RNA sequence: CCGUAGCUCAGUGGAUAGAGCUUCGGUCUUCGGAACCGAGAGUCGCGGGUUCGAAUCCUGCCGG
Numbered sequence: 001c002c003g004u005a006g007c008u009c010a011g012u013g014g015a016u017a018g019a020g021c022u023u024c025g026g027u028c029u030u031c032g033g034a035a036c037c038g039a040g041a042g043u044c045g046c047g048g049g050u051u052c053g054a055a056u057c058c059u060g061c062c063g064g
Stems, first nucleotide, its partner, number of pairs: 001064003006021004014052001023039005045061005
């Protein structure tokens, strides 16, 4: 310094936490792929504190 979806990352006090890739389903196709449409997946590393409100600020721990 970093830890947020299966993977790569965004979000740096306010909302139902998002994007791309992947996966699944559908359309299409002789089949597959591609393309298009739709869907799934997250106790935001764990505990505590501050605050009306924390992924976001403070703190201890764990991991890299």
Molecule: transfer RNA
Organism: marine eukaryotic metagenome